Predicted 3D model of a 172-nucleotide RNA (Lysine riboswitch aptamer) from uncultured Agathobacter sp. It matches the Rfam family "Lysine riboswitch aptamer". Rfam describes the family as follows. Riboswitches are metabolite binding domains within certain messenger RNAs that serve as precision sensors for their corresponding targets. Lineage of the source: Bacteria > Bacillati > Bacillota > Lachnospiraceae > Agathobacter. The sequence is in RNAcentral, with records from MGnify.
[in-house]
RNA sequence: UGGUAGAGGUCGCGCAAAUUAUAAGUAAGCUGUGGGAUGUGGCAGGCACAGGAGAACACAGAAGAAAGGGAGGAGCGCCGAAAGAGGGAAAUGUCUGCAGUUUCGUUCUUGGGCAUUCGGUUAACAGCCGUAUGACUGUCAGAAGCGCAGUGCGCGGAUGGAGAGCUAUCGG
Numbered sequence: 001u002g003g004u005a006g007a008g009g010u011c012g013c014g015c016a017a018a019u020u021a022u023a024a025g026u027a028a029g030c031u032g033u034g035g036g037a038u039g040u041g042g043c044a045g046g047c048a049c050a051g052g053a054g055a056a057c058a059c060a061g062a063a064g065a066a067a068g069g070g071a072g073g074a075g076c077g078c079c080g081a082a083a084g085a086g087g088g089a090a091a092u093g094u095c096u097g098c099a100g101u102u103u104c105g106u107u108c109u110u111g112g113g114c115a116u117u118c119g120g121u122u123a124a125c126a127g128c129c130g131u132a133u134g135a136c137u138g139u140c141a142g143a144a145g146c147g148c149a150g151u152g153c154g155c156g157g158a159u160g161g162a163g164a165g166c167u168a169u170c171g172g
Stems, first nucleotide, its partner, number of pairs: 001171006009079001012078004019071002030061005038050004042098004082110005088104005111137002114134003118130004139161003145155004
């Protein structure tokens, strides 16, 4: 320096079926009463649709969902596993622009899980994301000190680093 194979953990990382709680007695629609001209399509323009055969809104009644996220973990892929942030490209969204969503690629950050503060997201006190702190843990390095010995070896492990790392092995 190139390749191959491994380890960290029994909350390692990611995807995820069956099943299931919540969302919610909510939304939309229907009926009645009041009300009396606007309302809807993510936002704006345009356009389209609904509306004095009664819009928005409010109250009451009967009936009444779903998505995302959660639990679960059959099974699958793995050890920068993966996650996040910033740009770029394409598709969708459409008639234009901006959001949003999905995919690909690139730069930067993070060894890993956990707990907690704060912030963001969300219906949510669940979960997820980010920052910071804390101990724990794996890996490499390793002080003081101790011992045996003679300039080395062993024990030890304060403390510190980062995965482009570490271990093993095969080549140049």